[in-house]
RNA sequence: AAAGCAGGGAGAACAGUCGCGCAGUAAACACCAGUUUAUUGUGAGGAAAGUCCGAGCUCCAAAGAAUCAGGACGCCCGGUAACGCCGGGGCGGAGCGAUCCGACGGAAAGUGCCACAGAAAACCAAACCGCCUCGCGCAAGCGGGGUAAGGGUGAAAACGCGGUGUAAGAGACCACGGCGUCGUCCGGAGACGGAUGGCGAGGGUAAACCCCGUCCGGAGCAAGGCCAAAUAAGGGAAGAGGAGUUGAUUCGCUCCGUCUGAUUCCCGGGUAGGCCGCACGAGCGUUCGGGUAACCGACCGCCAAGAUAAAUGACUGUUGCUUUCGCUUUGCGAAAGUCACAGAACUCGGCUUAUAUCCCUGCUUUCCGC
RNA sequence: UCCUCGGUAACUCAAUGGUAGAGUGAGCGGCUGUUAACCGCUAAGUUGCAGGUUCGAGCCCUGCCCGAGGAGCCA
Numbered sequence: 001a002a003a004g005c006a007g008g009g010a011g012a013a014c015a016g017u018c019g020c021g022c023a024g025u026a027a028a029c030a031c032c033a034g035u036u037u038a039u040u041g042u043g044a045g046g047a048a049a050g051u052c053c054g055a056g057c058u059c060c061a062a063a064g065a066a067u068c069a070g071g072a073c074g075c076c077c078g079g080u081a082a083c084g085c086c087g088g089g090g091c092g093g094a095g096c097g098a099u100c101c102g103a104c105g106g107a108a109a110g111u112g113c114c115a116c117a118g119a120a121a122a123c124c125a126a127a128c129c130g131c132c133u134c135g136c137g138c139a140a141g142c143g144g145g146g147u148a149a150g151g152g153u154g155a156a157a158a159c160g161c162g163g164u165g166u167a168a169g170a171g172a173c174c175a176c177g178g179c180g181u182c183g184u185c186c187g188g189a190g191a192c193g194g195a196u197g198g199c200g201a202g203g204g205u206a207a208a209c210c211c212c213g214u215c216c217g218g219a220g221c222a223a224g225g226c227c228a229a230a231u232a233a234g235g236g237a238a239g240a241g242g243a244g245u246u247g248a249u250u251c252g253c254u255c256c257g258u259c260u261g262a263u264u265c266c267c268g269g270g271u272a273g274g275c276c277g278c279a280c281g282a283g284c285g286u287u288c289g290g291g292u293a294a295c296c297g298a299c300c301g302c303c304a305a306g307a308u309a310a311a312u313g314a315c316u317g318u319u320g321c322u323u324u325c326g327c328u329u330u331g332c333g334a335a336a337g338u339c340a341c342a343g344a345a346c347u348c349g350g351c352u353u354a355u356a357u358c359c360c361u362g363c364u365u366u367c368c369g370c
Numbered sequence: 371u372c373c374u375c376g377g378u379a380a381c382u383c384a385a386u387g388g389u390a391g392a393g394u395g396a397g398c399g400g401c402u403g404u405u406a407a408c409c410g411c412u413a414a415g416u417u418g419c420a421g422g423u424u425c426g427a428g429c430c431c432u433g434c435c436c437g438a439g440g441a442g443c444c445a
Base pairs, nucleotide, nucleotide: 001366002365003364004363005362006361007360008359009358010357012319013318014317015316016315017314018313020043021042022041023040024039025038026037027036028035029034045341049352050351052350053349054348055347056346057220058219059218060217063245064251065250066249067248068247070216071215072214073213074212075089076088077087078086079085090104091102092101093100094099105211106210110209111208112205113204114203128151129150130147131146132145133144134143135142136141159177160176162174163173164172179200180199181198182197183196184195185194186193187192224276225275226274227273234267235266236265237264238263241256242255243254244253269444270443283302284301285300287298288297289296290295320338321337322336323335324334325333326332327331371441372440373439374438375437376436377435380394381393382392383391388425396412397411398410399409400408418434419433420432421431422430
């Protein structure tokens, strides 16, 4: 210098004028809720998004029991309130490398599936060519038997390779190698790695059913509480048991009821106003300490939107940025644009997705110069 | 906010994981004096998008993008 890998950050700034939401203060008005004016403070994001996970919070009496369904997850250790998230490691794979990817328990528990081609697609079996052998035949050849080593087919062919063996052959047998499992020893906290011995299986597929292990009660801020308003505390049917818990059943518990009728269903009706929840929280920031890291701890400082059809904006100027043009090659000047993705709606921790332009850090490979 | 379903030819729908089809419509030809009907032939598909599992994906899994429907208050 070129090509690349990983991570982090910014994502316009300032001033003026006008305007909007919220909060405080003051004044005026109003029966009250409150309204208006003045003034001060404050006012979107890294994803506020998708609503995909995990929680807080609230209600269902407590968050109860059992069985069966159903769902999620699946190497190890750690982090965390928790997680399906994050960090580090192991193993497997890709890359020359930095580095990246992995739905990473079980196919020797069982069942299913594997089109076409092929002899055969999975215990058993199976012979198209070839090989061996027997019989017939003058011969070409025909027929029987054996053989899955070779050819051929296929995404995949009954472990690989060498030997023994045999008429020819075959894990039929043997050595070595690969694989599963059970032990022993060594290293490691563990996953796992190394060594060694016994036993053993013989294709793939579990993002096919399934088996094993772990976890899971439900609903969601339209939760829920209070106030106000309105209507027909309406009509009809069923009804002795029913409701609550919410995949089903059972047990248990609580409440209501048996004609003064619980409850369920259908029809009809009413309101869609206000306050709280709701902004101090697993909170944010500096410094220091611990830890490889995720993260944790201590001290100090800070309070930072709260709307409800929904405020957070518009214009002007300067600077910055981008594009184009000119001068010309450091740079200067002019014009245009003010930018990407997007926008709070109970709140957090994550994940995923969208994102113009720009900046920073570390590392890898190749080439060149000294 | 929660739940359910769907996306395949221009339209309406099919399709055990094994070459994506049917009807209508479109085009061409035939029949007819002409049109319709009828008969024959033809074209038309990134199976919403992107990844993955598998020998192989419209179908299975994951993430996105669209569309449709439903539930919720009082008494």

This is a predicted complex of two RNAs, RNase P RNA and transfer RNA, with 445 nucleotides together. Rfam match: Bacterial RNase P class A. Rfam's curators write: Ribonuclease P (RNase P) is a ubiquitous endoribonuclease, found in archaea, bacteria and eukarya as well as chloroplasts and mitochondria. It is annotated as a ribozyme.